Large-subunit ribosomal RNA, domain II from Archaeoglobus sp., 712 nucleotides, folded computationally. The RNAcentral record of the full RNA draws on ENA. The prediction has a mean pLDDT of 83. Its Rfam family is "Archaeal large subunit ribosomal RNA". Its Rfam clan is "LSU clan". Taxonomically the source falls in Archaeoglobus (Archaea, Methanobacteriota, Archaeoglobi, Archaeoglobales).

Context: one part of a larger RNA
RNA sequence: GCCAGGGAGUGUAUGUCAGUGGCGAGGCUAAGGGUUGAAAGCCCGUAGCCGAAGGGAAACCGAAGGUCCGCAGGAAACGAGGGACCGGGUGUGCUCGCCUGAGUCACUGGCAUACGACCCGAAGCCGGACGAUCUAGACGGGGGUAGGGUGAAGCGGGUCGAAAGGCUCGUGGAGGCCCGCAGGGGUGUUGAUGUGCAAAUCGCUCCCAUGACCUCCGUCUAGGGGUGAAAGUCCAAUCGAGUCCGGGGAUAGCUGGUUCCCUCCGAGACAUACCGCAGUAUGCCCCGCCCGGAGGCUGGUAGCGGGGUAGAGUUACUGAUUGGGGGAGUCGGGGGGUGACACCCUCGCCCUCCUGUCAAACUCCGAAUCCGCUACCGCCGUAGAAGGGCGGAGUCAGGGGCAGGGGUUAAGCUCCUGUUCCGAGAGGGAGACAACCCAGACCGAGGUUAAGGCCCCUAAGUGUCGGCUAAGUGUGAACGAUAAAGGAGGUCCCGGGUCGAAGACAGCGGGGAGGUAGGCUUAGAAGCAGCCAUCCUUUAAAGAGUGCGUAAAAGCUCACCCGCCGAGACUCGGGGCGCCGAAAAUGGACGGGGCUCAAGCCGACCGCCGAUACCUCGGGGCACCGAAAGGUGAUCCGGUAGGAGGGCGCACCGGUGGCGCAGAAGCUCGGGCCUGAGCUCGGGUGGAGCCGUCGGUGACGAGAAUCCUGGC
Numbered sequence: 001g002c003c004a005g006g007g008a009g010u011g012u013a014u015g016u017c018a019g020u021g022g023c024g025a026g027g028c029u030a031a032g033g034g035u036u037g038a039a040a041g042c043c044c045g046u047a048g049c050c051g052a053a054g055g056g057a058a059a060c061c062g063a064a065g066g067u068c069c070g071c072a073g074g075a076a077a078c079g080a081g082g083g084a085c086c087g088g089g090u091g092u093g094c095u096c097g098c099c100u101g102a103g104u105c106a107c108u109g110g111c112a113u114a115c116g117a118c119c120c121g122a123a124g125c126c127g128g129a130c131g132a133u134c135u136a137g138a139c140g141g142g143g144g145u146a147g148g149g150u151g152a153a154g155c156g157g158g159u160c161g162a163a164a165g166g167c168u169c170g171u172g173g174a175g176g177c178c179c180g181c182a183g184g185g186g187u188g189u190u191g192a193u194g195u196g197c198a199a200a201u202c203g204c205u206c207c208c209a210u211g212a213c214c215u216c217c218g219u220c221u222a223g224g225g226g227u228g229a230a231a232g233u234c235c236a237a238u239c240g241a242g243u244c245c246g247g248g249g250a251u252a253g254c255u256g257g258u259u260c261c262c263u264c265c266g267a268g269a270c271a272u273a274c275c276g277c278a279g280u281a282u283g284c285c286c287c288g289c290c291c292g293g294a295g296g297c298u299g300g301u302a303g304c305g306g307g308g309u310a311g312a313g314u315u316a317c318u319g320a321u322u323g324g325g326g327g328a329g330u331c332g333g334g335g336g337g338u339g340a341c342a343c344c345c346u347c348g349c350c351c352u353c354c355u356g357u358c359a360a361a362c363u364c365c366g367a368a369u370c371c372g373c374u375a376c377c378g379c380c381g382u383a384g385a386a387g388g389g390c391g392g393a394g395u396c397a398g399g400g401g402c403a404g405g406g407g408u409u410a411a412g413c414u415c416c417u418g419u420u421c422c423g424a425g426a427g428g429g430a431g432a433c434a435a436c437c438c439a440g441a442c443c444g445a446g447g448u449u450a451a452g453g454c455c456c457c458u459a460a461g462u463g464u465c466g467g468c469u470a471a472g473u474g475u476g477a478a479c480g481a482u483a484a485a486g487g488a489g490g491u492c493c494c495g496g497g498u499c500g501a502a503g504a505c506a507g508c509g510g511g512g513a514g515g516u517a518g519g520c521u522u523a524g525a526a527g528c529a530g531c532c533a534u535c536c537u538u539u540a541a542a543g544a545g546u547g548c549g550u551a552a553a554a555g556c557u558c559a560c561c562c563g564c565c566g567a568g569a570c571u572c573g574g575g576g577c578g579c580c581g582a583a584a585a586u587g588g589a590c591g592g593g594g595c596u597c598a599a600g601c602c603g604a605c606c607g608c609c610g611a612u613a614c615c616u617c618g619g620g621g622c623a624c625c626g627a628a629a630g631g632u633g634a635u636c637c638g639g640u641a642g643g644a645g646g647g648c649g650c651a652c653c654g655g656u657g658g659c660g661c662a663g664a665a666g667c668u669c670g671g672g673c674c675u676g677a678g679c680u681c682g683g684g685u686g687g688a689g690c691c692g693u694c695g696g697u698g699a700c701g702a703g704a705a706u707c708c709u710g711g712c
Stems, first nucleotide, its partner, number of pairs: 001712006011115013026050003032044004054061002065086005073078001087100005118257002121254001125247006136221009145211001147179003150175001154171007183208003188204002191202002223239001225235002260647006270283005285394001286392006295380003299377008311365001312363002318359003323354005329349002333347005398422010427438003442619007452609003455593003461606001463605006474595002486580002490577010507564005513537003518532003543558001547556002620637002622633004648701001650698010666685008
């Protein structure tokens, strides 16, 4: 891992609700007893409980009913139940509150509470025992320690010295001394091994090796305790509190799992509170049953009201705010002038005029939407809506889009409001892709469309007409796969202005002069360093000079004029599609191939393809009508948590009907039934029991729990 078997809402008590049944102003027995075959059943047993009266803290007091409306029904009157008003009881100062005759017992089911309470799962806490054959320390009695080296004290000789003593040669043999076996250890190799030889080993290397040494045997210390040259070390492969058994099914607001089918409905992720934020309770939201008995409403239109948002506005207020003009002023302020004042100038302030701008907490204004009421339409509703009561939940981590906001540089960020979708929604499209587009799937068959597409992959147009793009721009609806400020004789379209056959624009040819080298300045300054002025003349025209140039001149050139040429030229603004700006890590992405009057972009048009959508046919369910047969459903049949209903199957018991050695169950191979759980028939095998139906009971259904046991 697979297979087989096992594997999770149970029992008792109490309460509450529903269903069924008995009796009913009453209902029931409990313990216990009798009978009996120790059973079942039957019969006693009224102790007690609930109900029949409530109100009040208590003392205490203590409920006749009447009128009207009205569902079902009915021709109507009427009208159980139902509703309203009055009345009655009681408490109260008043208001006002509660009450004003249906229960009770049993069984079944839902739920709650207490218990292990659906099942498995801790780490832990406590108690009593068992452990020092491992290891730590201690006590008693034993054992072990090759060889070599060094050479302390003491002692002796010699020598020096007055002495104390020194020096020297021997002798001697000290030491938690040195090297190194046995023995003990465990440094490095971060070697080998790492399903090992081994739950700590192997190789080489290394440390101690007469000592605080090593070691044997007998003993001692025990769990909040021991022992510890101290590392939270060690106390039997277990230690920041040993092990075993018990309390014990500890507790787990946490994780996982929780077993057959079909039908109907169908959420929430919000609010409030809580030592509350992974939880719980209550309310909203869902489901079921009952009462009720006629109106209800999410839509549309109109009318009447409400509002102060978007926008807009700013001598209509408050506040902010650009530049300039004018002004009587300025007690005061800043700067300058003066020795200091006076005074003057200037800035600021104030007033006023012109001009340019803003606001969530500004508004002279002011929509679309929105809200309330009314009317009509529409839709829902007597096939029972609205409303009410009771029972059962789940949910209280939400998320995406669009629109509007708060926070934020921003975010696949965060917090709100409205709506929609996902959640709990399949199908078609978007390459793939919860929430984007189309569209809400009962089953089967055929057709038509939606979004989106129609060159090939790939169903359908290499469709028609007109334009644009040359960048492979593009071939990408948005999300989202990007792009900006800025820049350019890219190209197409539209509009304004000026010039132009009295000849424009560009190009080419020619002229471009004189006073004069204007004056000043300067070493020089001659059109062209700089300053000032910028005239006159001859002319077709020519600046006291546009640029280059020279030391200064010279030279080249321009403005300007003429000629050649012969038709548009120059300029400003707007629009379309393109270009640059444009950088990321293996080679590479329009889904790919590929595509250029397109298979790109813009516009117009005709076809076709394409969903579980829509239509048609057949079938089923559900709801309703109906005695049934049958009928109706445009507006019913997606569905997680969850609620409700109906079934299938297993084992056993009681009743009943059957089958079986002429072959039961089981197993196996086939056929059939057709919403399903499942059921049924035939053959083979097998060899003795089995099934239907009605009712009852339950240790009753397996794929998951790192589930348990076994097999392979």